A computed fold for a 71-nucleotide RNA from a Candidatus Kaiserbacteria bacterium, annotated as transfer RNA. Its mean pLDDT, the model's own confidence on a scale to 100, is 82. The organism belongs to Candidatus Kaiseribacteriota, within Bacteria. Its Rfam family is "tRNA". Rfam classes the family as a transfer RNA. The sequence is in RNAcentral, with records from ENA.

RNA sequence: AGCGGGGUAGAGCAGAGGUAGCUCGAGAGGCUCAUAACCUCUAGGCCCUGGUUCGAUUCCAGGCCCCGCGA
Numbered sequence: 001a002g003c004g005g006g007g008u009a010g011a012g013c014a015g016a017g018g019u020a021g022c023u024c025g026a027g028a029g030g031c032u033c034a035u036a037a038c039c040u041c042u043a044g045g046c047c048c049u050g051g052u053u054c055g056a057u058u059c060c061a062g063g064c065c066c067c068g069c070g071a
Stems, first nucleotide, its partner, number of pairs: 002069006010024004018054001026042005047063005
């Protein structure tokens, strides 16, 4: 070369054809004499390009990157 798996929020991971959630973290507020803990709220994300579709993060093709197998 070829084959398989993966790429989603700052980190670790879910998810499904109908506009994406969990934990931790961050910010603000509450509680407290105060800190931690606890409670509430907020911000922040689908690797890129094309195709199919009314609609793609999901399906298809190609590309890039990471991990493994193989030679």